[in-house]
RNA sequence: UUUUUUUCAGUUACAGUGUUAACUAAAAUGG
Numbered sequence: 001u002u003u004u005u006u007u008c009a010g011u012u013a014c015a016g017u018g019u020u021a022a023c024u025a026a027a028a029u030g031g
Base pairs, nucleotide, nucleotide: 001031002030004028005027006026007025009024010023011022012021013020014018
């Protein structure tokens, strides 16, 4: 620097309250 995952962390959007998405932060993993 990049990929992936997690979060009793935050914000925003969709819409309509989530079997959602994006971004940021922390941790872990691979190159």
The prediction has a mean pLDDT of 76. This is a predicted structure of a 31-nucleotide RNA (Iron response element II). Of the family's consensus pairs, 100% are formed in the model. Its Rfam family is "Iron response element II". Rfam 15.1 lists 5,197 matches to the family in 722 species. Rfam's curators write: IRE, TFRC, SLC40A1, SDHB, SLC11A2, CDC42BPA, ACO2, ALAS2_H.SAPIENS, CDC14A, EPAS1, ALAS2, qoxD, Hao1, NDUFS1, transferrin, Aconitate.